[in-house]
Context: one part of a larger RNA
Molecule: large-subunit ribosomal RNA, domain IV
Organism: bacterium
C1' cells in the first nucleotide's frame, strides 16, 4: 500500500452529480397520534414512557368442567355444584449494576411535487421503470356449419360455449369532463348514370383451290372463285370494382392570417377583410413539453441554472394518440427538513487477510 472490519477529540453534509457508503431507528406493552380521505385508511403517523431479579403469588382473572345434591315431562333432560387440570397479571415494597428488549436478531422521521392508480409483469447475462398488463370505458365484427385462426386437405382451435357469448382496436381505478371539422384517406349504406373482364355473339376482312375466264414461246403466266378448312374479328351482351350520392371521429387524422379601434399611455371587449372541411372549445400551461430561458415576481437560503406557488409572450399542451385532479400504493423520480454519523474539514489508531522482505 489493497481488500474486510472496528473505534475516534471539536464540527456535523462543509463531502457529492446526489447523504453514494456509513451511522441511527429498532422487540413487546402502555398512553398519544395531524392534513387529507375514495371513510377502508394515514397509522407502528408523529411524540413520550415502562421493561434485569426477589416479595406480592401460582395469588386476582380466565378456559375447562369431574364428584355429589335437586327436579320433573325419566331423557343421549335440566338446574346447581364447583374438585382436578391449564394459562396467568398489575398496584405495592424489596434489591443490584455504568448500562435489565444488558448479547443475537430486529422500521429512521416528516414535509412538498413529478409520473403510474392499486398487487403483479418484464429486458436469463449492464436498464424493474414513468414502460407492459390489469379492473374499467368505448368502438367493430360474429346467429352458430358464428366471426377470428391452423391446415393443400381431411380436420381442428374457437367450444361440447351461444350476443350477460365470442373475437379485435383504443383507453386504462375512482371523481368531472371528453368540443368544432366528414374536404382528403378508410370504413358502413346506395344504387340511377359513366367507366370496365373474361364470356356469350358473330357483321365483316384475310389465307387455302375444285372449277371458271384470258393469254400462251405450251414449260406456263395472269383474274375471279364455291364448298371446307383456317387466320382474324365490329356492332350487342356482360358482375364487382371504380367514378358518383350519402353516413360515420372513444375511425385515420385537422383544429388560420393581416389590417384598425376606447377621453395619459397601453391593451383591445369591438369591426373590416382574405383563407379553410373546420379554424383549439373546458381544463391545464417556462410543464417528462418552453427555443429564446437561470423568463418575470413571490417563498426557501447568508448565498437557490434545481425546487414549490403564480403569471402567460403555449419556438412546438389540449380532451379514449384520452384533459384535469385524486385517498391509498412505489426498491419509481425530484426539492427541502430533522436525527445521525469518519462523507468531510483531515486523518489517526487497532484487528484480520494479502502484497512486500528474509528464511
Nucleotide at each position: 500500500c489493497u481488500c474486510u472490519c472496528g473505534u475516534u477529540a471539536a464540527g456535523g453534509a462543509a463531502c457529492u452529480c446526489g447523504g453514494c457508503a456509513a451511522a441511527a431507528u429498532a422487540a413487546u406493552c402502555c398512553c398519544g397520534u395531524a392534513c387529507c380521505u375514495u371513510c377502508g385508511g394515514a397509522a407502528g403517523a408523529a411524540g413520550g414512557g415502562a421493561u434485569g431479579c426477589c416479595c406480592g403469588a401460582g395469588u386476582a382473572a380466565u378456559g375447562u368442567g369431574a364428584a355429589g345434591u335437586u327436579u320433573u315431562u325419566u331423557a343421549c333432560a335440566a338446574a346447581u355444584g364447583g374438585a382436578g387440570c391449564a394459562u396467568g397479571a398489575a398496584a405495592g415494597g424489596g434489591u443490584u449494576g455504568c448500562a435489565g428488549u444488558g448479547a443475537a436478531a430486529g422500521g429512521g422521521u416528516u414535509c412538498a411535487a413529478u409520473c403510474g392508480a392499486c398487487u403483479g409483469u418484464u429486458u436469463a447475462u449492464c436498464a424493474a421503470a414513468a414502460a407492459c398488463a390489469c379492473a374499467g370505458g368505448u368502438c367493430c365484427c360474429u346467429g352458430c356449419u358464428a366471426a377470428a385462426c391452423c391446415g393443400u386437405a381431411a380436420g381442428g382451435u374457437g367450444a361440447u360455449g351461444u350476443a350477460u357469448a365470442g373475437g379485435g382496436g383504443c383507453u386504462g381505478a375512482c371523481g368531472c369532463c371528453u368540443g368544432c371539422c366528414c374536404a382528403g384517406u378508410g370504413c358502413u349504406g346506395g344504387a340511377a348514370g359513366g367507366u370496365u373482364a373474361a364470356g356469350a355473339g358473330g357483321a365483316g376482312a384475310g389465307g387455302u383451290u375444285a372449277g371458271c375466264u384470258c393469254u400462251u414461246u405450251c414449260g406456263g403466266g395472269a383474274g375471279c372463285g364455291a364448298a371446307g378448312c383456317u387466320u382474324u374479328g365490329a356492332a350487342u351482351u356482360g358482375a364487382a370494382g371504380c367514378c358518383c350520392c350519402a353516413g360515420u371521429g372513444a375511425a385515420c387524422g385537422g383544429c388560420g392570417g393581416c389590417c384598425g379601434u376606447a377621453a395619459c399611455u397601453a391593451u383591445a371587449a369591438c369591426g373590416g377583410u382574405c383563407c379553410u372541411a373546420a379554424g383549439g372549445u373546458a381544463g391545464c400551461g417556462a410543464a417528462a413539453u418552453u427555443c429564446c430561458u437561470u423568463g418575470u415576481c413571490a417563498g426557501g437560503u447568508a448565498a437557490g441554472u434545481u425546487c414549490u406557488g403564480a403569471c402567460c409572450c403555449g419556438c412546438a399542451c389540449g380532451a379514449a394518440u384520452g384533459g384535469c385532479g385524486u385517498a391509498a400504493c412505489g426498491a419509481a423520480u425530484u426539492g427541502a427538513a430533522c436525527a445521525c454519523u469518519g462523507u468531510c474539514u483531515c486523518a489517526a489508531c487497532g484487528a484480520g487477510a494479502g502484497a512486500c522482505c528474509c528464511g